[in-house]
A computed fold for a 564-nucleotide part of an RNA from a Candidatus Omnitrophota bacterium, annotated as small-subunit ribosomal RNA, 5' domain. The sequence was found in a public genome assembly. Rfam family: Bacterial small subunit ribosomal RNA. Rfam links the family to the GO terms ribosome and structural constituent of ribosome.
Context: one part of a larger RNA
RNA sequence: GAGUGAACGCUGGCGGCGUAGAUUAGGCAUGCAAGUCGAGCGAUAAUCUGGUUGGAGAGGUUGAAGCCGCAAGGCAGAUGCCAAUUCGACCGGAAUUAUAGCGGCAGACUGGCGAGGAACACGUGAGCAAUCUACCUUCAAUUCGGGGAUAGCUUCGCGAAAGUGGAGGUAAUACCCGAUGUGUUAAAAGGGGCGCAGGCCCUUUUUAGUAAAGACGGUCGCAAGAUUGUUGGUUGAAGAUGAGCUCGCGUCCUAUCAGCUAGUUGGUGGGGUAACGGCCUACCAAGGCUUUUGACGGGUAGCUGGCCUGAGAGGGUGGUCAGCCGCAUGGGGACUGAGACACUGCCCCAACUCCUACGGGAGGCUGCAGUCGAGGAUAUUUAGCAAUGGGGGAAACCCUGACUAUGUGACGCCGCGUGAGGGAUGAAGGCCUUCGGGUCGUAAACCUCUUUCGAUGGGGAAGAAACUUCCGGUUAACUCCCGGAACUGACGGUACCCAGAGAAGAAGCCAUGGCUAACUCUGUGCCAGCAGCCGCGGUAAUACAGAGAUGGCGAGCGUUACUC
Numbered sequence: 001g002a003g004u005g006a007a008c009g010c011u012g013g014c015g016g017c018g019u020a021g022a023u024u025a026g027g028c029a030u031g032c033a034a035g036u037c038g039a040g041c042g043a044u045a046a047u048c049u050g051g052u053u054g055g056a057g058a059g060g061u062u063g064a065a066g067c068c069g070c071a072a073g074g075c076a077g078a079u080g081c082c083a084a085u086u087c088g089a090c091c092g093g094a095a096u097u098a099u100a101g102c103g104g105c106a107g108a109c110u111g112g113c114g115a116g117g118a119a120c121a122c123g124u125g126a127g128c129a130a131u132c133u134a135c136c137u138u139c140a141a142u143u144c145g146g147g148g149a150u151a152g153c154u155u156c157g158c159g160a161a162a163g164u165g166g167a168g169g170u171a172a173u174a175c176c177c178g179a180u181g182u183g184u185u186a187a188a189a190g191g192g193g194c195g196c197a198g199g200c201c202c203u204u205u206u207u208a209g210u211a212a213a214g215a216c217g218g219u220c221g222c223a224a225g226a227u228u229g230u231u232g233g234u235u236g237a238a239g240a241u242g243a244g245c246u247c248g249c250g251u252c253c254u255a256u257c258a259g260c261u262a263g264u265u266g267g268u269g270g271g272g273u274a275a276c277g278g279c280c281u282a283c284c285a286a287g288g289c290u291u292u293u294g295a296c297g298g299g300u301a302g303c304u305g306g307c308c309u310g311a312g313a314g315g316g317u318g319g320u321c322a323g324c325c326g327c328a329u330g331g332g333g334a335c336u337g338a339g340a341c342a343c344u345g346c347c348c349c350a351a352c353u354c355c356u357a358c359g360g361g362a363g364g365c366u367g368c369a370g371u372c373g374a375g376g377a378u379a380u381u382u383a384g385c386a387a388u389g390g391g392g393g394a395a396a397c398c399c400u401g402a403c404u405a406u407g408u409g410a411c412g413c414c415g416c417g418u419g420a421g422g423g424a425u426g427a428a429g430g431c432c433u434u435c436g437g438g439u440c441g442u443a444a445a446c447c448u449c450u451u452u453c454g455a456u457g458g459g460g461a462a463g464a465a466a467c468u469u470c471c472g473g474u475u476a477a478c479u480c481c482c483g484g485a486a487c488u489g490a491c492g493g494u495a496c497c498c499a500g501a502g503a504a505g506a507a508g509c510c511a512u513g514g515c516u517a518a519c520u521c522u523g524u525g526c527c528a529g530c531a532g533c534c535g536c537g538g539u540a541a542u543a544c545a546g547a548g549a550u551g552g553c554g555a556g557c558g559u560u561a562c563u564c
C1' cells in the first nucleotide's frame, strides 16, 4: 500500500446492488417448513334433484246418527273425497361439498450445517469384459380366468392419556393362485463375428422357470354386451438421466512417533451384494507394508472451482455463489423402496426436557422466523405463491419459510447531495503581533440565480405469458399443433413522470517533532500526560492539555485484529 462475513470510538442526508451467528455441532417456548390424487376403492355426513310411499294438514266438498219442528226446513257434524303446505322412509342421479380410512406416487429432492474425516474424501485423468437406474423418450409384444382376506364401518371391552384387544361384515390399480410366453433367465448341444486379454457380442435347436389392472369418455344396443378414443398395467430391447465400484497422479505439520500388522498377506470351498473384492466365514500356506520417496503413531483440517496479495514466481485463504463429500441430540441397527441404512420415518441403548390418575407415555430448529446462554460481534416470531423451480393430479387446483419480495444494520462497493455566479471600505468577531499590521477571507453580509435529493400533492408501469375456457384453422380424426379472445401482480399506488414552494431539511473525523502533507499562542513544569519506531515533558514544549490556524480524507474518519 492492498484486502476483510469484521469489531470498537466519534459522527451520520438519500438511493442502487450485495451482504450479515466466524463463538456453544450449547439448550430450545410458539407458529409454519411435504404433500397430493374421488378419472384406483368402499364408506359416512351434507346440499341439490327425480321417482315410489307414509304421517300431519290451512281450506274446500259430501253430508250419517242424534236433536228441534205438524210440515217446509233448521241445528249438528260422523264418514268419504280433493288439496296449498310441511315432516319423514326407501330407491336412483350429480365432473357437487366435506371427512377419516385402504391404495398409488412423492416424503432419498429442495433447504441447513462443517462436528467428524489425512481418506480414492476431494481434484484431475482413465477403466467396469465386475454394475444398477423410479419417473421420461423410442421400438416390439401383451393386457386371459379365478380366489381369499383386511382397514374404514357396526358392536362389546381395557386405559388418565398415548393407545389398544375381541366379535361381525365390506371394496380396490391392495394381496394371492392359475393360463398364455412375442420375449427373457438357466442348462445342454451347435454356428458366426470381435478383442491385448480373463473373455465379450450375435445367432440356431431342445428342456425347464417366469407377466399383467384397471379407470374415464364417444357410438350402437331393451339388456347382456359389442366397438372405438385417451390414459394406465405387464414383458423385453435401446436411449437419456442419476448412481455404485476400481486404478494412475496431486493433496498440511510432526522423527522429542522407527518399526507396524493375525482377517493381518495370499489361496481353495461356501455365503453375501446390483456388482469385483477378506466384504464375511471354514480350512490351508506365512505372508504383507516401510526404512528417509517417512510405514505406524500424534496434532490440525471438510475438498475444489475460486478469493486476497504479489511484476511474477510464490504466500495466505476456502464466507457469500457453484460442484463433490460428510452429518442430523450422542451411539448402534435394520425395514420399506428404483434409490436411504432415511434432518421434520421405524427399533434399541444413553443423556436431557415435558405430561401423568405413578401404572405409563411424549420430544429432537446443524429448515424459516424467534428465544435463552456464551461472546468484541451478526437481522423480521413480515408478505405472497404474481414470477422461476419442485411434488401430486387428466385437469381445475392443492402444497411449497425452495424462491420471489419486504423489514433491520454506513457491514461492503458504487452513485448523488449538503448549493451556483457575482461580491473589498478586505465589515464585525476570533487568533497572532515587532502594535505598523498580518491572518481566518470572497469566507460572511449583500445582489442575481438554480431546485438534484428529501418533504407535499397529482398521474402511474414493465415484470404476464402460459396453464385453463371459448372461437377459428390444421387433420381421415383428435384431448397434439397453430392463430385469436377472455383470465391471473405479493412487491405496490412501488419504480418512473409531472406540479408548486423554498437555499430552504443535510459535515464530520483524524493529524500537524522526524518517518509523513500540515505551526503559532496559552496552560503545565520528569507532574499531568503522549507514544507505531526514534523518543517528548525537570519554566520560553511546533511531541502533554486547550485555542486559533493549517494538512489529509469525506458520509464517513480513525483505532484494533488478521493476511499478502
Stems, first nucleotide, its partner, number of pairs: 001564004006560005013416006019409002026372003030369003035105003040102002043099004047094010059082003066075003112327003122250007131243002136239008144178004153168006183210012214231007252299003259289003264286008302324004306317004329350005352363004382405003388402001389400004419449004429440004453505001456499004463491001468486006508553005513534003519548005529536002